[in-house]
RNA sequence: GCGGCGGUGGUUGAAUGGUACAAUGGGGCGUUGCCAACGCUCUGGCCCGGGUUCAAUUCCCGGUCGCCGCA
Repeated sequence: GCGGCGGUGGUUGAAUGGUACAAUGGGGCGUUGCCAACGCUCUGGCCCGGGUUCAAUUCCCGGUCGCCGCA
C1' cells in the first nucleotide's frame, strides 16, 4: 500500500428501517448480629461526517481506530 472483518453504557455480548436488549458494574432501599448472597428500584450506550428514506444504530459513500491476511 491492497483486501476481509469489526467499532453499541465502566466492562462483555446481542439486535433491528420505526425512540436499543441482556449479563456484569455503580447508587439507594429491604433482608441479616456483621459481611456475603438474595429481592426491589434507579443509573448509563449505537466511532465520526455525508447521502438515501416520512423515519437510519441498521442501507450506501468517505474518514478514523483495532484485528487478520497479502504484498
Molecule: transfer RNA
Organism: Candidatus Woesearchaeota archaeon